[in-house]
RNA sequence: CCAGUUGGCCGGAUGGCCGCCUGCUGAUCACGCGAGAGCGCCAGCGGGAGGAAAGUCCGGGCUCCGCGGAAACAGGGUGCCGGGUAACGCCCGGCGGGGGAGACCCCAGGGAUAGUGCCACAGAAAACGAACCGCCCGGGAUCCGUCCCGGGCAAGGGUGAAAGGGUGCGGUAAGAGCGCACCGCGCAACCGGCAACGGGUGCGGCAUGGCAAACCCCGCCCGGAGCAAGAUCAAGUAGGGGUGACGCGGGCUCGCAAGGGCCCAGGUCCGUUUCCGGAUCGUCACCCGGGUAGAUCGCGCGAGGUGUGCGGCGACGCACAUCCCAGAUGAAUGGUCAUCCAGCGCUUCAAGGAGCGUGGACAGAACCCGGCUUACAGGCCGGCUGGCACU
Numbered sequence: 001c002c003a004g005u006u007g008g009c010c011g012g013a014u015g016g017c018c019g020c021c022u023g024c025u026g027a028u029c030a031c032g033c034g035a036g037a038g039c040g041c042c043a044g045c046g047g048g049a050g051g052a053a054a055g056u057c058c059g060g061g062c063u064c065c066g067c068g069g070a071a072a073c074a075g076g077g078u079g080c081c082g083g084g085u086a087a088c089g090c091c092c093g094g095c096g097g098g099g100g101a102g103a104c105c106c107c108a109g110g111g112a113u114a115g116u117g118c119c120a121c122a123g124a125a126a127a128c129g130a131a132c133c134g135c136c137c138g139g140g141a142u143c144c145g146u147c148c149c150g151g152g153c154a155a156g157g158g159u160g161a162a163a164g165g166g167u168g169c170g171g172u173a174a175g176a177g178c179g180c181a182c183c184g185c186g187c188a189a190c191c192g193g194c195a196a197c198g199g200g201u202g203c204g205g206c207a208u209g210g211c212a213a214a215c216c217c218c219g220c221c222c223g224g225a226g227c228a229a230g231a232u233c234a235a236g237u238a239g240g241g242g243u244g245a246c247g248c249g250g251g252c253u254c255g256c257a258a259g260g261g262c263c264c265a266g267g268u269c270c271g272u273u274u275c276c277g278g279a280u281c282g283u284c285a286c287c288c289g290g291g292u293a294g295a296u297c298g299c300g301c302g303a304g305g306u307g308u309g310c311g312g313c314g315a316c317g318c319a320c321a322u323c324c325c326a327g328a329u330g331a332a333u334g335g336u337c338a339u340c341c342a343g344c345g346c347u348u349c350a351a352g353g354a355g356c357g358u359g360g361a362c363a364g365a366a367c368c369c370g371g372c373u374u375a376c377a378g379g380c381c382g383g384c385u386g387g388c389a390c391u
Base pairs, nucleotide, nucleotide: 001387002386003385004384005383006382007381008380009379010378012340013339014338015337016336017335018334020048021047022046023045024044025043026042031040032039033038050362054373055372057371058370059369060368061367062226063225064224065223075222076221077220078219079218080094081093082092083091084090095109096107097106098105099104110217111216115215116214117211118210119209132157133156134153135152136151137150138149139148140147141146165183166182167181168180169179170178184206185204186203187202188201190199191198192197230297231296232295233294240288241287242286243285244284245283246282249264250263251262252261253260254259266281267280268279269278270277271276304323305322306321307320308319309318310317311316341360343358344357345356346355347354348353349352
């Protein structure tokens, strides 16, 4: 220098003018709202989007509802081991498997001798031990090319994603774990490791392939709904309750009385009206509670940010110092101008610059936090691998 791999960070800068939301302080002479307190308007000083604010996919805080404890069943989730964390399906470090020349990357990675089920097409055969081509032996036929019959075999070919251990030697008519060595597999104890697992040793000739993101089995975890959660204040209207004042026909009856009961009459409402039937009992003022609109709280000091030191391979933890950093609710965080900075294009040349033009993505809080995933113009820094050149 080129190619690659991996970790982290930034994601326009400064200033002027005009605006928006919000906190505090002041002012309140006017103006608007309000009974008032006060609020707005006004002035000053502060703060004002993100690495993903997004998808709402996991885990929590918080709130309400449900629930006596524990266990079991059902349902859902999860799944190598150890650690981190408030917790997790997240993260870190390992193990095993796979890919790459390497740095490094990928893996839902428990159980297939508990049981059930499935394995398309092709192929003889997809698990009940099977034979298409082929190999070997014997017999027969023959036009000497070969063919037929009986038996042995699974080495080779072929099919397939997968063919009943692999390689080699021996062995045999040909073959075959038939025998042996190594590798693989299974079992046993031993050694190393907290563990997953690894290592060598001995035994077993190997007898029963794959799929559990098929049912299933095993271990572990899990109550439901969500800030429109939930809480407080509460106008007007209607309705409920209470108190007070005024008003309240007749008859019978109970009671000493206050007052009550029954019947009739009357008012209002309903069934269109009469008859008849049903419901109800006046007016005014004040108060109480529920509750709608509306307002306020929840709502910004938090598993918080930054720096330093220490512990740890690391995720992370501890200590100290320091900082306060958006809270809208038809929903603020904007617009414009100038200069500059990357980047890109063109021109120019004394090869390093100069001039002109262009020009910054994805996207935008809404109760909060930890993750994951997805989107993203351009740029910066570090580790490592391979190659080339030079010293």
The prediction has a mean pLDDT of 75. Bacterial RNase P class A from an Aestuariivirgaceae bacterium, 391 nucleotides, folded computationally. It matches the Rfam family "Bacterial RNase P class A". Its family is annotated with dimeric ribonuclease P complex, tRNA processing and ribonuclease P activity in the Gene Ontology. By type it is a ribozyme. Lineage of the source: Bacteria > Pseudomonadati > Pseudomonadota > Alphaproteobacteria > Aestuariivirgaceae. The RNAcentral record of the sequence draws on ENA.